[in-house]
Formats: sequence, C1' cells, structure tokens
RNA sequence: GGUAGAGGUGCGAAUUUCAAGAGUAACCAGUUCGAGGAGAAUGGUAUCCAAGGACAGCUGGUGAAAGGGGUAUUCGCCGAAGUGAUUAAAGCACCAUUUGCUUUAUUUGCUGGUUUUACAUUUAAGAGAUGUAAAAUUGUCAAGAAAAAUUUUCUUGGAGAGCUAUC
Repeated sequence: GGUAGAGGUGCGAAUUUCAAGAGUAACCAGUUCGAGGAGAAUGGUAUCCAAGGACAGCUGGUGAAAGGGGUAUUCGCCGAAGUGAUUAAAGCACCAUUUGCUUUAUUUGCUGGUUUUACAUUUAAGAGAUGUAAAAUUGUCAAGAAAAAUUUUCUUGGAGAGCUAUC
C1' cells in the first nucleotide's frame, strides 16, 4: 500500500403507513374600519387587485399541504455519517443596500458508538435535530495490577488518518 471484516437501540437513503401539523393556512358569505395591498426589511421598477371597498379585525361555513417524527420493508454502508468556519455559483418577479433561507461545489477544523441531564439555537411542538458541558454505558488499542491458564477481571489513558485478519 491492497483486500476482507468488527463495534450496535450502529449510520444514511428510498417506499408504505400512522399521529401531529390543524380546525391552522387558504377559499366563500356576513359585518366593522376606510386606503392602500401583492410578506425578510427599506427604496424604486414592471404587472395585478382595490370606494362596485384594498389591508386588517370579528362571526359563520368549507377545509389542506410541506419540512420534521414513529412503525414496517428494501437498499447502500462502518467517517458509515453529522457538524462548525471560509470561498464561489444558483434560486426566493427585477434593481440597489442590509440580511435571511434553500441547493450545489472547494478548503479546513471537530466528533469511536449509543443513552440521559442542563443550557442555547431551530421547529407548531415538553417530538426530533444541532452545539456546548457533565454523567452512564459499550467496542477497540496501549500501560499497569490480580487471578487463572493463554484467557478473564480491575485501574488509568488515547482516538476512526484508529482496530483485527490476510497479501
């Protein structure tokens, strides 16, 4: 250097189904207000709606969806994957400024895996996810000790660019 493997509530993707989202958004009718509205903010442009009542509020009726989550199945895998920062491009009607969100790619840092708790962010959400910190547990390697007999147990520490087997 190549190949093949191990950790386990292991990681990710797709499909099905269920709950929630939510009696929410939206639409229709009535009514109140009375001049702007089309939603990341400000200004402008284009187009559309508007005193035959915009926007907004209330009442009644009809009434979703997406992202996220659980179950089952299938597939790909074991830096699987996740995430922070940086740069670039595209999109959210167009332009300018300030930003926000989504997707893709580059460079680089962190995390062995899982669970719980606290705080923060996100979200409709006490779900979930992410970050930080702590604790528990588990696999692996190293050092040491003990007993046993080539393994077991205990203590401490490290990290996946690791570990095991093989060429």
Molecule: Lysine riboswitch aptamer
Organism: Metabacillus sediminilitoris